[in-house]
Context: one part of a larger RNA
RNA sequence: GGCACACGGUGGAUGCCUUGGCAUCAGGAGCCGAUGAAGGACGUGGGAGGCUGCGUUAAGCCCCGGGGAGUCGCCAACCAGACUGUGAUCCGGGGAUGUCCGAAUGGGGAAACCCAGCACCCGUCAUGGGGUGUUGCCUCCGCCUGAAUGUAUAGGGCGGUUGGUGGUAACGCGGGGAAGUGAAACAUCUCAGUACCCGUAGGAAGAGAAAACAAUAGUGAUUCCGUGAGUAGUGGUGAGCGAAAGCGGAUCAGGCUAAACCGGACGCGUGUGAUUAGCCGGCAGGCGUUGCGUGUGCGGGGUUGCGGGACCUUCUGGAAGAGGCUGCCGUCUCUUCAAGCAGUUAUAAAUCCAAUUGAUAGUCGAAAGUCCUGGGAAGGGCUGCCGGAGACCGUGAGAGCCGGGUAGGCGAAAUCGGUUGGACUGCUGGAGGGGAUCCCAAGUAGCACGGGGCCCGAGAAAUCCUGUGUGAAUCGGCCAGGACCACCUGGUAAGCCUAAAUACUCCCUGAUGACCGAUAGUGGACCAGUACCGUGAGGGAAAGGUGAAAAGCGCCCCGGUGAGGGGUCGUGAAAUAGUACCUGAAACCGUGUGCCU
Numbered sequence: 001g002g003c004a005c006a007c008g009g010u011g012g013a014u015g016c017c018u019u020g021g022c023a024u025c026a027g028g029a030g031c032c033g034a035u036g037a038a039g040g041a042c043g044u045g046g047g048a049g050g051c052u053g054c055g056u057u058a059a060g061c062c063c064c065g066g067g068g069a070g071u072c073g074c075c076a077a078c079c080a081g082a083c084u085g086u087g088a089u090c091c092g093g094g095g096a097u098g099u100c101c102g103a104a105u106g107g108g109g110a111a112a113c114c115c116a117g118c119a120c121c122c123g124u125c126a127u128g129g130g131g132u133g134u135u136g137c138c139u140c141c142g143c144c145u146g147a148a149u150g151u152a153u154a155g156g157g158c159g160g161u162u163g164g165u166g167g168u169a170a171c172g173c174g175g176g177g178a179a180g181u182g183a184a185a186c187a188u189c190u191c192a193g194u195a196c197c198c199g200u201a202g203g204a205a206g207a208g209a210a211a212a213c214a215a216u217a218g219u220g221a222u223u224c225c226g227u228g229a230g231u232a233g234u235g236g237u238g239a240g241c242g243a244a245a246g247c248g249g250a251u252c253a254g255g256c257u258a259a260a261c262c263g264g265a266c267g268c269g270u271g272u273g274a275u276u277a278g279c280c281g282g283c284a285g286g287c288g289u290u291g292c293g294u295g296u297g298c299g300g301g302g303u304u305g306c307g308g309g310a311c312c313u314u315c316u317g318g319a320a321g322a323g324g325c326u327g328c329c330g331u332c333u334c335u336u337c338a339a340g341c342a343g344u345u346a347u348a349a350a351u352c353c354a355a356u357u358g359a360u361a362g363u364c365g366a367a368a369g370u371c372c373u374g375g376g377a378a379g380g381g382c383u384g385c386c387g388g389a390g391a392c393c394g395u396g397a398g399a400g401c402c403g404g405g406u407a408g409g410c411g412a413a414a415u416c417g418g419u420u421g422g423a424c425u426g427c428u429g430g431a432g433g434g435g436a437u438c439c440c441a442a443g444u445a446g447c448a449c450g451g452g453g454c455c456c457g458a459g460a461a462a463u464c465c466u467g468u469g470u471g472a473a474u475c476g477g478c479c480a481g482g483a484c485c486a487c488c489u490g491g492u493a494a495g496c497c498u499a500a501a502u503a504c505u506c507c508c509u510g511a512u513g514a515c516c517g518a519u520a521g522u523g524g525a526c527c528a529g530u531a532c533c534g535u536g537a538g539g540g541a542a543a544g545g546u547g548a549a550a551a552g553c554g555c556c557c558c559g560g561u562g563a564g565g566g567g568u569c570g571u572g573a574a575a576u577a578g579u580a581c582c583u584g585a586a587a588c589c590g591u592g593u594g595c596c597u
Base pairs, nucleotide, nucleotide: 001596002595003594004593005592006591007590008589009588015582016545017544020516021515022513023512024511025510026509027508028507029505030504031167032166039101040100041099042055043054044053046079047078049075050074051073061095062094063093064092065091066090070083071082072081106115107114108113116135117134118133119132120131121130122129136165137164138163140160141159142158143157144156145155171202172200173199174198175197176196182189186236212219213218223250224249225248226247227246233241234240254497255496256495257441261300262299263298265296266295267294268293269292270291278287279286280330281329282328283327284326285325305475307440308439309438310437311434312433313432314431315430316429318337319336320335321334322333323332324331339428340427341426342425343424351423352422353421354420355419356418357417358416359415360414362410363409364408368383369382370381371380372379384401385400386390392404393403394402446470447469448468449467450466451465452464456482477492478491479490480489481488532539533538552581554568555567556566557565558564
């Protein structure tokens, strides 16, 4: 020196464990904010570093409930001092306080700081000082004022504004909008209207009651799923892209205006008509700056495609009252009540009461003993019991009957939600006939040019959107049925609203797993978006386990009154479980013995 065996050191693999994650399902909730949010800074405890809580009333204050014996949060003990059956700590509901920054909003600013005006109050002889409130911008409403410029308008000022501003994981809608890539290169094309940016909303959004589809038969708003179908198509006919009708389901819901016409109000234009315009119709009387045209807003009317409505006309119609210049007759209109219908989910919009149900604390909840082994019984033996409960977790090993729970019941002073009923609120004549007149959404439809979007890349290219230009018709109208024309068929654009079925999950509760088990699972099981790195945008860790219980080792010795060890007692089941702590592999380093050289 090598090999072998034994015993150690180092190291932290492996096994076991889990406080943390991951995924899915069900229910809830789906916003917060000028009444100052989200997120922070700084404070706040008797001694107080960090976390948590809280805000000068500062680990808390008040009220109302629950609960019932200890308590003064955690790391984390200790000392001191308190509270508590006159019910504390703790849990829930409501309230109070809530510094400074932050949309940040009196002005400024290098966030958490600096400096003000006004009103009132405190203090001072007075000034300085202190406290409370208020003072941003925009929109909207009202009033005042007011240029060029006569009326005006712009602008300015004052007051009001529980309107907006900012935040927010994904989902929605809109405005912009790539490239890597694929095409085995690449340009049309693709990736993709994706990523990303901006705006903006809701608990969903968007869409939505046919100017739709279809095809000689029919369907009847929208949305979503399955199918149709990788079909029809499109495509340097390459790569690729890729429908619709129909059928089967989910869910179902339909409404309101504009216009014609009538009434009254106002503006403008015209304007002398006395027996004719007008004053509901007939007759008689009476009135007489009103009539006509036009425009604006208001009330009524009206809302459809077997076209509808206005207008004219016929029939029918609960009660009462009023009105339409006067009288009679007729008629019409309005109001109230009745009746009917409907409603806060669109078709208008609030609120209250009652019942019931749920959420936010809780509460009751069956049944076992003994012997043995062991440190310890829940294990084994024996003999029992409960079960609407033999889910699960804990307890010194493996517990239906020890504890928490589980099945099944019960429970709310307060706040909030659902459902039902009522109060309350809103609406309301109906049926038929006529076809002369009027109305039926205009810089619109269409067209031309340029684009975009549709399965559709300009193509024979309809349909949809529109930048520039041009520019109709009103039902004998207009649009569509894939150029275009005819016939036929379907529909009625150029106004608006609309629940559900659908998408998503930052968040709350419950449950589940042929999900992970500390190099895994979130980056993060541990004081992690931390330490650290970077000018910055940004990047981004490592790190779990004594024991059932600290019972966490008294005394002595070495050593620097160390660090760290040793001895001997002691604790413990175990100390080769001693806080560098479960197990403790390998590499690597030793000691002893044997053999070989």